[in-house]
Context: one part of a larger RNA
RNA sequence: AACGAACGCUGGCGGCGUGCCUAACACAUGCAAGUCGUGCGAGAAAGUCUCCUUCGGGAGACCGGUAAAGCGGCGCACGGGUGAGUAACACGUAGGUAACCUACCGUUGAGCCUGGGAUAACCUACCGAAAGGUGGGCUAAUACCGGAUAUGACCACGACGGCCUCGGCCGUUGCGGUGAAAGAUGGCCUCUGCUUGCAAGCUAUCACUCAUCGAUGGGCCUGCGCGCCAUUAGCUAGUUGGUGGGGUAAUGGCCUACCAAGGCUUCGAUGGCUAGCUGGUCUGAGAGGAUGAUCAGCCACACUGGGACUGACACACGGCCCAGACUCCUACGGGAGGCAGCAGUGGGGAGUAUUGCGCAAUGGGCGAAAGCCUGACGCAGCGACGCCGCGUGGGUGAUGAAGGCCUUCGGGUCGUAAAGCCCUGUCGAGGGGGAAGAAAUGGUCGAGACCCAAUACGUCUCGAUCUUGACGGUACCCCUAAAGGAAGCACCGGCUAACUCCGUGCCAGCAGCCGCGGUAAUACGGAGGGUGCAAGCGUUGUUC
Numbered sequence: 001a002a003c004g005a006a007c008g009c010u011g012g013c014g015g016c017g018u019g020c021c022u023a024a025c026a027c028a029u030g031c032a033a034g035u036c037g038u039g040c041g042a043g044a045a046a047g048u049c050u051c052c053u054u055c056g057g058g059a060g061a062c063c064g065g066u067a068a069a070g071c072g073g074c075g076c077a078c079g080g081g082u083g084a085g086u087a088a089c090a091c092g093u094a095g096g097u098a099a100c101c102u103a104c105c106g107u108u109g110a111g112c113c114u115g116g117g118a119u120a121a122c123c124u125a126c127c128g129a130a131a132g133g134u135g136g137g138c139u140a141a142u143a144c145c146g147g148a149u150a151u152g153a154c155c156a157c158g159a160c161g162g163c164c165u166c167g168g169c170c171g172u173u174g175c176g177g178u179g180a181a182a183g184a185u186g187g188c189c190u191c192u193g194c195u196u197g198c199a200a201g202c203u204a205u206c207a208c209u210c211a212u213c214g215a216u217g218g219g220c221c222u223g224c225g226c227g228c229c230a231u232u233a234g235c236u237a238g239u240u241g242g243u244g245g246g247g248u249a250a251u252g253g254c255c256u257a258c259c260a261a262g263g264c265u266u267c268g269a270u271g272g273c274u275a276g277c278u279g280g281u282c283u284g285a286g287a288g289g290a291u292g293a294u295c296a297g298c299c300a301c302a303c304u305g306g307g308a309c310u311g312a313c314a315c316a317c318g319g320c321c322c323a324g325a326c327u328c329c330u331a332c333g334g335g336a337g338g339c340a341g342c343a344g345u346g347g348g349g350a351g352u353a354u355u356g357c358g359c360a361a362u363g364g365g366c367g368a369a370a371g372c373c374u375g376a377c378g379c380a381g382c383g384a385c386g387c388c389g390c391g392u393g394g395g396u397g398a399u400g401a402a403g404g405c406c407u408u409c410g411g412g413u414c415g416u417a418a419a420g421c422c423c424u425g426u427c428g429a430g431g432g433g434g435a436a437g438a439a440a441u442g443g444u445c446g447a448g449a450c451c452c453a454a455u456a457c458g459u460c461u462c463g464a465u466c467u468u469g470a471c472g473g474u475a476c477c478c479c480u481a482a483a484g485g486a487a488g489c490a491c492c493g494g495c496u497a498a499c500u501c502c503g504u505g506c507c508a509g510c511a512g513c514c515g516c517g518g519u520a521a522u523a524c525g526g527a528g529g530g531u532g533c534a535a536g537c538g539u540u541g542u543u544c
Base pairs, nucleotide, nucleotide: 001543002542003541005540006539007538008537009536012390013389014388015387016386017385018383019382020348025346026345027344029343030342031341034074035073036072039071040070047062048061049060050059051058052057081301082300083299091225092224093223094222095221096220097219100218101217105214106213108211109210110209111208113147114146115145116144122137123136124135125134126133127132153178154177155176157174158173159172160171161170162169163168183206184205185204186203187202188201192199193198194197227273228272229271234264235263236262239261240260241259242258243257244256245255246254276298277297278296279295280291281290282289283288303324304323305322306321307320326337327336328335329334354380356379357378358377362376363374364373365372366371393423394422395421396420403414404413405412406411427485429480430479431478432477433476437471442466443465444464445463446462447461448460449459450458488533489532490531491530492529493514494513495512499528500527501526502525503524509516510515
């Protein structure tokens, strides 16, 4: 000098930050990932009104094609948490990939034809305490499965040219084979069908399929860097290499069969201990040393261990399966769970906060949109935990009051300090006014451009107008009264700024080091005075 600090005494206000460093201990409760009806089939109850009524009730309409559930699509691999493991291509940095992938998004080109069979929901029968499950019957799709078409997109066999860095890149070309698709909504009658207006027609938007390039994100490989111990000296059989095969998006002992006998190591292998890494942070003149909270990048993990499924991406925190420990329910047959998400509880501990408000902003998911969801986030609450700012008053006032303390008894000192007089009004209190953060999206109206058969619709641009604030009646401003409500802590032997008296008598005690205390203690305890900091001051711990 510093701190994610703690403890003691004390404590007025505000702003900005920050807050389980210990038990990766166990968790009650609520919330933290949904959304789309412009993909699909079905579709309540309650309530209100009307009618009928045997007064029990029944039927119809509205609510409403709404709610809840189901099939399907996209998302759930992001965002958020933690630091257990890991001494490693984990991380950092510089490269490679001619050995690779990439949903959504953008660009360009081409297409979107024609068929089929199911299944949930629902109805019904049944099993089970429950969780849940079984059989039969019906139905739809952008769900599923065929057929057609096919660009050097893929595979196999070839030809030519250019370039080149292992498998290649670019261009031209032959033969054969493989692989697609889905509609929805709005508008219209130009074409086709029926001739009214509608559609299987046309058109716009969004979606769908194949391919190209891009963007973004990743996988893999390599050089160098990155702890301690030699009181760890030898380690290794998929081990090191090759060939064939498998596997992967892809290289590779990644896996497998066979063959060879290699590979690493005092430039520290192997083993043990410790540890997430970095940008940074603290300190220091620097070199260096220490550290890795908050914020940002990467990695790893999600009760413990293992495994795969789905998917563009996972071996998946709030998914699945198996095993284990623990907790809960049970009709004892069997089931359910995973806060290292946000709050919160117990426990551990010197020690670390609210079971708050809101999606108004920013960002994310879904949706054509309205919008819905979002403990991300924005805010508020608690804590002097830190930094910064402000206040606790200003002027005048000497017979230098009273009182305390000291005294050589003359006096000295607290001390202009107080009182008194004259002022001011920060903060706090009361009253009044009162924001910015909001720009968009969307609706309505108007103008223009594009698309088109079209003055429809639609898309885009511009203008006008309407609508949206958790914080919060907060910040801020004005007014009112009033010095009123607001100072402590440590130290005073030397180091080290600051001295006397009383008490005690090697006792009680102090102490960072030197050392004080045994009857005159500036060192113990108290008092007066002083010194230093100040809403803090000291102590302890840790680092330089």

This is a predicted structure of a 544-nucleotide part of an RNA (small-subunit ribosomal RNA, 5' domain) from an uncultured delta proteobacterium.
Its mean pLDDT, the model's own confidence on a scale to 100, is 84.